The RNA shown here (small-subunit ribosomal RNA) has 1395 nucleotides and comes from an uncultured bacterium.
The sequence is in RNAcentral, with records from Greengenes.
Its Rfam family is "Bacterial small subunit ribosomal RNA". Its family is annotated with ribosome and structural constituent of ribosome in the Gene Ontology.

[in-house]
RNA sequence: UUAGAGUUUGAUCCUGGCUCAGGAUGAACGCUAGCGGCAGGCUUAACACAUGCAAGUCGAGGGGCAGCGCGGGAUAGCAAUAUCCUGGCGGCGACCGGCGGAAGGGUGCGUAACGCGUGAGCGACAUGCCCGUUGCCCGGGGACAACCGGUGGAAACGCCGACUAAUCCCCGAUGGUAUACGAUGCUGCAUGGCAUUGUAUUGAAAGUUACGGCGGCGACGGAUUGGCUCGCGUCCGAUUAGCUAGUUGGCGGGGUGACGGCCCACCAAGGCGACGAUCGGUAGGGGUUCUGAGAGGAAGGUCCCCCACAAUGGGACUGAGACACGGCCCAUACUCCUACGGGAGGCACCAGUGAGGAAUAUUGGUCAAUGGGCGGAAGCCUGAACCAGCCAUGCCGCGUGCGGGAAGGAGGCCCUAUGGGCUGUGAACCGCUUUUGCCUGGGGGCAAUAAGGGCGCCGGGCGCGCCCGAUGAGAGUACCAGGCGAAUAAGUAUCGGCUAACUCCGUGCCAGCAGCCGCGGUAAUACGGAGGAUACGAGCGUUAUCCGGAUUUAUUGGGUUUAAAGGGUGCGCAGGCGGAUCGGUAAGUCAGGGGUGAAAAGUUCGUGCUUAACAUGAAUCGUGCCUUUGAUACUGCCGGACUAGAGUGCAAUAGACGUGGGCGGAAUGUGAUGUGUAGCGGUGAAAUGCUUAGAUAUGUCACAGAACACCGAUCGAGAAGUCAGCUCACGAGUUUGCAACUGACGCUCAUGCACGAAAGCGUGGGGAUCAAACAGGAUUAGAUACCCUGGUAGUCCACGCUGUAAACGAUGAUCACUCGUUGUUGGCCGGCGACGGUCAGUGGCCAAGCGAAAGCGAUAAGUGAUCCACCUGGGGAGUACGAUCGCAAGGUUGAAACUCAAAGGAAUUGACGGGGGCCCGCACAAGCGGAGGAGCAUGUGGUUUAAUUCGAUGAUACGCGAGGAACCUUACCCGGGCUUGAACGUAAGACGACGACGCAGGAGACUGCGUUUCCUUCGGGCGUUUUGCGAGGUGCUGCAUGGUUGUCGUCAGCUCGUGCCGUGAGGUGUUAGGUUAAGUCCUGCAACGAGCGCAACCCUUACUUUUAGUUGCCAGCAUGUAAAGAUGGGGACUCUAAAAGAACUGCCUACGCAAGUAGAGAGGAAGGUGGGGAUGACGUCAAAUCAGCACGGCCCUUAUGUCCGGGGCUACACACGUGCUACAAUGGCGCACACAGAGGGCAGUGACCCUGCGAGGGGGAGCCAAUCCAUUAAAGUGCGUCUCAGUUCGGAUCGGAGUCUGGAACCCGACUCCGUGAAGUUGGAUUCGCUAGUAAUCGCGCAUCAGCCAUGACGCGGUGAAUACGUUCCCGGGCCUUGUACACACCGCCCGUCA
Repeated sequence: UUAGAGUUUGAUCCUGGCUCAGGAUGAACGCUAGCGGCAGGCUUAACACAUGCAAGUCGAGGGGCAGCGCGGGAUAGCAAUAUCCUGGCGGCGACCGGCGGAAGGGUGCGUAACGCGUGAGCGACAUGCCCGUUGCCCGGGGACAACCGGUGGAAACGCCGACUAAUCCCCGAUGGUAUACGAUGCUGCAUGGCAUUGUAUUGAAAGUUACGGCGGCGACGGAUUGGCUCGCGUCCGAUUAGCUAGUUGGCGGGGUGACGGCCCACCAAGGCGACGAUCGGUAGGGGUUCUGAGAGGAAGGUCCCCCACAAUGGGACUGAGACACGGCCCAUACUCCUACGGGAGGCACCAGUGAGGAAUAUUGGUCAAUGGGCGGAAGCCUGAACCAGCCAUGCCGCGUGCGGGAAGGAGGCCCUAUGGGCUGUGAACCGCUUUUGCCUGGGGGCAAUAAGGGCGCCGGGCGCGCCCGAUGAGAGUACCAGGCGAAUAAGUAUCGGCUAACUCCGUGCCAGCAGCCGCGGUAAUACGGAGGAUACGAGCGUUAUCCGGAUUUAUUGGGUUUAAAGGGUGCGCAGGCGGAUCGGUAAGUCAGGGGUGAAAAGUUCGUGCUUAACAUGAAUCGUGCCUUUGAUACUGCCGGACUAGAGUGCAAUAGACGUGGGCGGAAUGUGAUGUGUAGCGGUGAAAUGCUUAGAUAUGUCACAGAACACCGAUCGAGAAGUCAGCUCACGAGUUUGCAACUGACGCUCAUGCACGAAAGCGUGGGGAUCAAACAGGAUUAGAUACCCUGGUAGUCCACGCUGUAAACGAUGAUCACUCGUUGUUGGCCGGCGACGGUCAGUGGCCAAGCGAAAGCGAUAAGUGAUCCACCUGGGGAGUACGAUCGCAAGGUUGAAACUCAAAGGAAUUGACGGGGGCCCGCACAAGCGGAGGAGCAUGUGGUUUAAUUCGAUGAUACGCGAGGAACCUUACCCGGGCUUGAACGUAAGACGACGACGCAGGAGACUGCGUUUCCUUCGGGCGUUUUGCGAGGUGCUGCAUGGUUGUCGUCAGCUCGUGCCGUGAGGUGUUAGGUUAAGUCCUGCAACGAGCGCAACCCUUACUUUUAGUUGCCAGCAUGUAAAGAUGGGGACUCUAAAAGAACUGCCUACGCAAGUAGAGAGGAAGGUGGGGAUGACGUCAAAUCAGCACGGCCCUUAUGUCCGGGGCUACACACGUGCUACAAUGGCGCACACAGAGGGCAGUGACCCUGCGAGGGGGAGCCAAUCCAUUAAAGUGCGUCUCAGUUCGGAUCGGAGUCUGGAACCCGACUCCGUGAAGUUGGAUUCGCUAGUAAUCGCGCAUCAGCCAUGACGCGGUGAAUACGUUCCCGGGCCUUGUACACACCGCCCGUCA
């Protein structure tokens, strides 16, 4: 000293990218802003620049005197003074001369370099000013400025002539020294160095003085600064692989301060490069800065060091130093002046301007301090510097108050709203304080010292020390004191998750948000506003960039079977790595010492500003380089010896190993010929094709090319690709045994070389079969396919090219180690054998371990070692460009823009499959009857309409909500009214009404008028009306909901607890083997149990018993009738309705472990759930319903509420669903006769009587019901008739006449009678119901209801079948299993084309 999160999925684990939270900045932008300190401030156009300033100084070097002052003189004037003269003095413009303008300041263009950094070297060098030592300073000469005269030019600037000084220049002398050739001695790591010495040659100086000095010259030394050289380090690109002619070296010269191809002549042919030369791109480098746990990564602004540059390019001069920012020359571009002849300029100094840009400041003050230049000094100069100004650009500090204070005020916001919650002790109010602010007053330090003076000391010097001593830009600032007064001072962003912080309103996939995931389509914590909250705070957010998180380039610290990734295979140079032993060495390595690693920065401890930032002292750090001493385990190097690796030898050994040659039989095709006759062939079915000119078939003979059945295998061989009849020759490797030989000779391998399926290409052969292309026939909507008939390249051979494949074990090579088991090939050993051992291969299952899992598991994907290759999100794309190879096709190498938030792997649960297995269901099949055709009824769509109210829409809407639309209903339309309302509650006020009746108007609602009219215990009650508060809404949202319902499906399933397995989703249980109607039961089992479902319990029906007998029943007894349980009576029977029994595979036989199954089994009313019903698991369909009801939200409020009249919901070219009636003889019609059940009835049912053809009408008993009524059931049975036709079938439609209900049947009722008598003669494709008391058929009842459009719905009984071989197929479902790129789940997903 190391933190994670979101996002791929229905869920999971993994891989993997994207994104976020952190820190940082020379920043910019938005909103906001009180103060101070410290820092910072053109990142862009090294773009262009107006103006001012940034380098001068020395009179103690010189000639001088333009200007100023003083002195002197002259003239004028009374004087002040004015003018002129005078270098005499102070001083000094310009000039000569010296020093400095090479520093300081700016910028980052160039530069990938000895440029920089670091460490060395120079025995190959220079160094003004400074310091030390030593010596010298003699003599002579000359010029040029200034000034003066003349002259040119617009100007800049010159030109000519003459004079002149010096610390200007030159000559001579002297001279250490230097150079050349020598000699001697000493010495060094090397070419060398030092000392002495001989000869020859060359080269010095400047004066001034207040005499102290200052200066000048030579030599040596020091210090400083520089120059050169070298080791190491220093960005990206190989789609840049070769570069190089002064190039590399030598000899000799030239040049330089110095080495050097730096330059030149000659000679040699070298030098650099895969450890990346050359080329291209980008870039000043470092100290350091940011980040990071670190290793790293990124950056190089401010400060310091180095370099480079000064409009652009080039050049030299001067000088100690420059190839010179504010010097010179030339060229170029640009700007300016001009008299057009010619000139001037260079802000990347400080300010400032324009431009560019998202963006970066004052044309400020001062030399007071620090520092620099000149000077002896005073001093002058200094945009270096110090200060001030502007900017929240950053860091740091302070403040905007503190304490008390609940009526928890008002206001705002929210809610479940008489009330509560939040804002919130916040405010008000009371008390206190005064940083900041304003006013007043004071006010340090930066100042050291210079000239000069005083004192002291000595080595006595214009020496040293101490004391005194002028001078402040900032600035009356910092700071201090006093006074006043809470007074002058808070924002920004966010609030779906990540991520701290939630509600309301508005909006309605719009407007908008967004870093990622994603929000917004009417209830948005995600948009906009508000209230509240959270975070930070004079700031807060956004954007940009860097590091981090990212172990997402992995040295620390990753991977490559399937996620991206092992090269197709081998050989092999370089490179990397390398068995065992001894000795040496000490390069790596390790330890100690020395040098260096500038300062600043960083860290720690202190110190100073009130604190901090900041500044500063000390220590540390600087992980490096150089050098030295030592250690020697390991690695390296050298030497010796070894045999376990590797190889050789000898003896064996198996094989589809390779190359070339020879041979063989079967098949196929073709030719010839014989037999033979009508087809063959082909397919799902066909056709094209072949065939009477004789096919196919069959026999014989011949030929051709290609491939080698059986053996054959889970086999063998090979490096891989690959290799298969037999045989010969040649060649290669493997394995085993022996342990004779060599003695590490090994492993791997970038580049390279070789091999390399199929297809393809070239040349030449060959061509039987098969067969791209092509043709024809089919299939099809089409069919450039799949199928068929043909058929060319090709398939085969030789030679050459290509160089790729799912070239796969999707698994690189080598070595070592690591539990077992079972096959098999080859060899060897032991054993009679069974078998055992061992080496090399080849398979299966597994322990440990590994792995995301699947899986791998001595043939590793385990554990280690070495080397190579490759990967870094998906798409774009293995594409483009370039290069290279190829005859071509094409191969190899191999991007980017842009775009997405994923793309993936493995496994899980579902769902799905024109996957599999098992099973079920009127699912099919087998049957019966229908629908689809007709007419009508009814519902729906559509259309129409003022309105045709609304809803329901595959199954699961459509005779459904509706179990009753003429008005009402009614929700729709038109018109007319009402507005606290049609109903109700409550409070207050008023009234005694309201109402009823009558009249009038009106379509009515309603309006107007008249008459009449309360109770009271006096408190009031009751009613009406007015006002207020609550209304009302079939208006919207079933996708906000409750409740209810449909459907899968009465299908057998759906889950849980604990345990176990799995990293996990999840699995197990629930699977398996049987069995069942059933997850029903049995057996087994890492499961054991349990719940919701199934079944049972409930109702009904079928049988019996018991009990009970009225309104039911009537056998026996009695009465009685025309007849009749009508009557007495009875409980036997039927029946009614209560209780109970009965059925459980209980019994038998067979099979079976069991569960259970089978049997025309027995018994039984009933037999294997006896029949029917009720009962509907977890869930699915955002299924249906806001119009049954309830309910959130929204909307309307003289209307979307409400009342009334009328209309509409009944429309009608059409389409569909559900039904009814039929088409007839198993029938129609007429007459006669028989047998139910279940329900209903008082505004009802209505016997019976009368009446009408009838519907009905007039009377009317009984019955609130086992009593009375509807009530005659019908099909049926008997008899008769019709005789196959649009009929004696069928009844639509229409005409007429009626009945009933109702206020009212016109739109728009039902029924009756008479007449009329349509379509229809059994229904295309297709489709529905039903498995037994079922289908079919027949009637009866009931709810709703005044009546009824009911042929509907719900029930009831009567008569009463056929068929099921079976599960291949269609539909639906259940279980198991399998595949999946689906999960909104196959009505999925998804590809291409077009718009």